[in-house]
This is a predicted structure of a 350-nucleotide part of an RNA (small-subunit ribosomal RNA, central domain) from a metagenome. RNAcentral holds the full RNA, with entries from SILVA. Rfam family: Bacterial small subunit ribosomal RNA. Gene Ontology terms of the family: structural constituent of ribosome and ribosome. The coordinates come from a structure-prediction model, not an experiment, and the mean pLDDT is 89.
Context: one part of a larger RNA
RNA sequence: UUGGGCGUAAAGGGCGCGUAGGCGGCUUUGCAAGUCAGAUGUGAAAGCCCCGAGCUUAACUCGGGAAUUGCAUCUGAAACUGCUUAGCUUGAGUCCUGGAUGGGAUAGUGGAAUUCCCAGUGUAGCGGUGAAAUGCGUAGAUAUUGGGAGGAACACCUGCGGCGAAGGCGGCUAUCUGGACAGUGACUGACGCUGAGGCGCGAAAGCUAGGGGAGCGAACGGGAUUAGAUACCCCGGUAGUCCUAGCUGUAAACGAUGGGCACUUGGUGUUGGGGGUAUUGAGUCCCUCGGUGCCGGAGUUAACACGUUAGGUGCCCCGCCUGGGGAGUACGGUCGCAAGACUGAAACUC
Numbered sequence: 001u002u003g004g005g006c007g008u009a010a011a012g013g014g015c016g017c018g019u020a021g022g023c024g025g026c027u028u029u030g031c032a033a034g035u036c037a038g039a040u041g042u043g044a045a046a047g048c049c050c051c052g053a054g055c056u057u058a059a060c061u062c063g064g065g066a067a068u069u070g071c072a073u074c075u076g077a078a079a080c081u082g083c084u085u086a087g088c089u090u091g092a093g094u095c096c097u098g099g100a101u102g103g104g105a106u107a108g109u110g111g112a113a114u115u116c117c118c119a120g121u122g123u124a125g126c127g128g129u130g131a132a133a134u135g136c137g138u139a140g141a142u143a144u145u146g147g148g149a150g151g152a153a154c155a156c157c158u159g160c161g162g163c164g165a166a167g168g169c170g171g172c173u174a175u176c177u178g179g180a181c182a183g184u185g186a187c188u189g190a191c192g193c194u195g196a197g198g199c200g201c202g203a204a205a206g207c208u209a210g211g212g213g214a215g216c217g218a219a220c221g222g223g224a225u226u227a228g229a230u231a232c233c234c235c236g237g238u239a240g241u242c243c244u245a246g247c248u249g250u251a252a253a254c255g256a257u258g259g260g261c262a263c264u265u266g267g268u269g270u271u272g273g274g275g276g277u278a279u280u281g282a283g284u285c286c287c288u289c290g291g292u293g294c295c296g297g298a299g300u301u302a303a304c305a306c307g308u309u310a311g312g313u314g315c316c317c318c319g320c321c322u323g324g325g326g327a328g329u330a331c332g333g334u335c336g337c338a339a340g341a342c343u344g345a346a347a348c349u350c
Stems, first nucleotide, its partner, number of pairs: 003322004007304002012318001014201004021194003025088003030083002033081002035077008049065006091191001092188004096183003103177007110154001115149007125136002162169002206247006215241002220236004258317006266295011299306002323350003332343004
């Protein structure tokens, strides 16, 4: 390579937008590149295979046939693919109406709490632990009352609830802005799906510059524990955590499950919308579209389990896997300020 695979055995790219490419709805016209049929030429000989012949047989040799599944030209067919003509509306999209939303950005603003400062009351302890000690406190702490400063995070609501492509998003208000959904018609008329490269986004930690710094807190110091204790526990505490601008580009970036479309029994919650029935009045009853859970049928699975949100049944496109270690290492290259990231072997060994 072929084949077989990718929830947990090796294997789904962290996520999106999109170039090339691959694939692509219904009806119709023509062409004939693919496709199909026929003919002609060619496809050396020998060999292989079949039939026959010659050496006493065989090996060997000779004759004939078949095969050479290919290529080229010509003639023809037009269903399918392709190209082309004209259309269609169910795929896709646009407009309108409507409600839902921690989707994003910027500005402003609120209360609780911690800490610190000032003042009052007040006096000997406080704090911490398994028990303690370090620590704080008669220079008046802890506790309590009033006032002030500052930073960060938003209790209850909060919900197998919502939104977002993923990362992720939660006090309140305003402005700007994205997407999804439902309903009803109208419009465009295949405009679609996927997507190698590419471009963008991308938790935390980390880096650069400038701010900020309440609490927490790597490193570090001290107290304990212990045989030791470079830890777990305690007292402190710097970077950091926060903001602005830029870089980094990783993760158990997980549903460990790529995206799209179609098909295949059900039950029961919940969320957003619409309709119906009954009613004075749908929150209750029924139907339906979109999401999100649980249980379970067929089927699938090595089992666990999955099961209309498939891991079932199919088609299209991309990514990836191919024994363990060596190793996500070395070397080279690209990127980065660096840390490092991406790409990614071999010897050897079992």